This is a predicted structure of a 72-nucleotide RNA (transfer RNA) from a Marinilabiliaceae bacterium. It matches the Rfam family "tRNA". It is annotated as a transfer RNA. Its family is annotated with triplet codon-amino acid adaptor activity in the Gene Ontology. The coordinates come from a structure-prediction model, not an experiment, and the mean pLDDT is 83.
RNA sequence: GCGGUAAUAACUCAGUGGUAGAGCGUCAGCUUCCCAAGCUGAAAGUCGCGGGUUCGAAUCCCGUUUACCGCU
Numbered sequence: 001g002c003g004g005u006a007a008u009a010a011c012u013c014a015g016u017g018g019u020a021g022a023g024c025g026u027c028a029g030c031u032u033c034c035c036a037a038g039c040u041g042a043a044a045g046u047c048g049c050g051g052g053u054u055c056g057a058a059u060c061c062c063g064u065u066u067a068c069c070g071c072u
Base pairs, nucleotide, nucleotide: 001071002070003069004068005067006066007065011023012022013021018055026042027041028040029039030038048064049063050062051061052060
């Protein structure tokens, strides 16, 4: 230098054009003499960044950043 993969909640990840989700963690409540476990609820997201296409983009296209892998 060229090619590929990944980036989504504090963490691990799902989501192949139509309301952004799960587990875990955190907070509150229920339960218990207390703790743990269990149950219910809540908060937490510019979907790496910037553009484009589209009525509509986490998703498709272009550029770019970081990490990893391969080629030279």